Context: one part of a larger RNA
RNA sequence: UGACGGGGGCCCGCACAAGCGGUGGAUGAUGUGGUUUAAUUCGAUGCAACGCGAAAAACCUUACCUACCCUUGACAUGCCAGGAACGCUCCAGAAAUGGGGCGGUGCCCGAAAGGGAACCUGGACACAGGUGCUGCAUGGCUGUCGUCAGCUCGUGUCGUGAGAUGUUGGGUUAAGUCCCGCAACGAGCGCAACCCUUGUCAUUAGUUGCUACAUUCAGUUGAGCACUCUAAUGAGACUGCCGGUGUAAACCGGAGGAAGGCGGGGAUGACGUCAAGUCCUCAUGGCCUUUAUGCCCAGGGCUGCACACGUGCUACAAUGGCGUGAACAAAGGGAAGCAAACCCGCGAGGGGGAGCCAAUCCCAAAAAACACGCCCCAGUUCAGAUCGAAGGCUGCAACUCGCCUUCGUGAAGUCGGAAUCGCUAGUAAUCGCAGGUCAGCAACACUGCGGUGAAUGUGUUCCUGAGCCUUGCACA
Numbered sequence: 001u002g003a004c005g006g007g008g009g010c011c012c013g014c015a016c017a018a019g020c021g022g023u024g025g026a027u028g029a030u031g032u033g034g035u036u037u038a039a040u041u042c043g044a045u046g047c048a049a050c051g052c053g054a055a056a057a058a059c060c061u062u063a064c065c066u067a068c069c070c071u072u073g074a075c076a077u078g079c080c081a082g083g084a085a086c087g088c089u090c091c092a093g094a095a096a097u098g099g100g101g102c103g104g105u106g107c108c109c110g111a112a113a114g115g116g117a118a119c120c121u122g123g124a125c126a127c128a129g130g131u132g133c134u135g136c137a138u139g140g141c142u143g144u145c146g147u148c149a150g151c152u153c154g155u156g157u158c159g160u161g162a163g164a165u166g167u168u169g170g171g172u173u174a175a176g177u178c179c180c181g182c183a184a185c186g187a188g189c190g191c192a193a194c195c196c197u198u199g200u201c202a203u204u205a206g207u208u209g210c211u212a213c214a215u216u217c218a219g220u221u222g223a224g225c226a227c228u229c230u231a232a233u234g235a236g237a238c239u240g241c242c243g244g245u246g247u248a249a250a251c252c253g254g255a256g257g258a259a260g261g262c263g264g265g266g267a268u269g270a271c272g273u274c275a276a277g278u279c280c281u282c283a284u285g286g287c288c289u290u291u292a293u294g295c296c297c298a299g300g301g302c303u304g305c306a307c308a309c310g311u312g313c314u315a316c317a318a319u320g321g322c323g324u325g326a327a328c329a330a331a332g333g334g335a336a337g338c339a340a341a342c343c344c345g346c347g348a349g350g351g352g353g354a355g356c357c358a359a360u361c362c363c364a365a366a367a368a369a370c371a372c373g374c375c376c377c378a379g380u381u382c383a384g385a386u387c388g389a390a391g392g393c394u395g396c397a398a399c400u401c402g403c404c405u406u407c408g409u410g411a412a413g414u415c416g417g418a419a420u421c422g423c424u425a426g427u428a429a430u431c432g433c434a435g436g437u438c439a440g441c442a443a444c445a446c447u448g449c450g451g452u453g454a455a456u457g458u459g460u461u462c463c464u465g466a467g468c469c470u471u472g473c474a475c476a
Base pairs, nucleotide, nucleotide: 001476002475004472005471007470008469009468010467012465013464015460016459019423020422021421022420023419026314029311030310031309032308033307034305035304042053043052064300065299066298070294073127077126078125079123080122081121082120083119086103087102088101089100090099091098092097107116108115109114129289130288132287133286134285138283139282140278141277142276143274145272150189151188152187153186154185155184156165157164158163169180170179171178195266196265197264198263200235201234202233203232204231205230206229209225210224211223213222214221238260241254242253243252244251245250316416320375321374322373323372324371325370332363333362334361337356338355342351343350344349382413387408388407389406390405391404392403393402429452430451431450432449433448434447435446
């Protein structure tokens, strides 16, 4: 000087408390451990691994296993020889591959011979190749403490020196934010602001958007750009004004205002810590391999199942279930695409093909909510696992191993021990909608969007994790 303390002081955070809803019990989904296996590819392992890499494992992916093959190789550059490339087709084979048949002659230079470019085949050698090892050799990227308020430097001064000072102190703040004081005076990286979005208004603009006037079944049509909206430019909030307290910074209250003291949300992550994670994104040192640890292909596996754990889904019902009727969103996606009307089918779906490269058309039905009716507390008109049968769709192909529909079947489950998690407002809870990946889909995941919409706290004794000062120390 740090680190540490079941030392002290100050202070903060859904840390506790006050509340609301969960997990832990059940079924199935998914990831992991374990076990099994020819293989169940590999990585991630307290917080900070476990719906994680994987924003899609039937084949492919695929790295694993078992068979069958290849050895200058699936891919790159260089040399030699031959042939354009390529298209069609037959046989063997699981395919890879092997063996044939037919057609075909292009481009550039040149009169021609010939040469060249691209591509293919064969040959020899340099070499290729490796998701093989080492993340404790590395770059890059990322997590974490933590959006915590800290981390440092120059000059000066003090100290023999390590170092100190500044950065401590008194106030204040979300903040090393600002003020005052001070052997310090300044500065840098962080904080804040600048960026995006949302909340108000104005101007400009008016189609595919909108409708105060007329008209109609209908924003349809005329007309218009008032309003909504869209999207560009501006305005607006600064403790600016008033009162109180205070030396000041600032705090408390008020006015005006759409908004008030950081208005809400996002992006943004200092010096560093964990030899944290990643050699399987990529790059790369070293090592290893080279008729194999490389390459091709078929089938299988990654989905195996006594069990254990994590994360989410659905429930156990009446604030409910079922039936009928009839409302109200936002944000997205669409050409190898989204697909309307209409017809067929109980349905999944099939036929059909208008329109749309999209403020125009389509996906598209929002669902909770609301109104009426039935059920009457039961393992039920709750719950839906499992199983049987019949079908649909995608795709060469749904046995291992896809999703969906209809009929039947109707398991556990009656609110969950110890323990433990999230959340302070348009939040929790609850309700649907969309997207990426994608032929299809194991999506209940993830990322967004809107609808309905609470309770509690205004405290800091305790638990936990940070920050500053101080103290002790057998640690560095």
About this RNA: The part of an RNA shown here (small-subunit ribosomal RNA, 3' major domain) has 476 nucleotides and comes from an uncultured Burkholderiaceae bacterium. Model confidence (mean pLDDT): 86 of 100.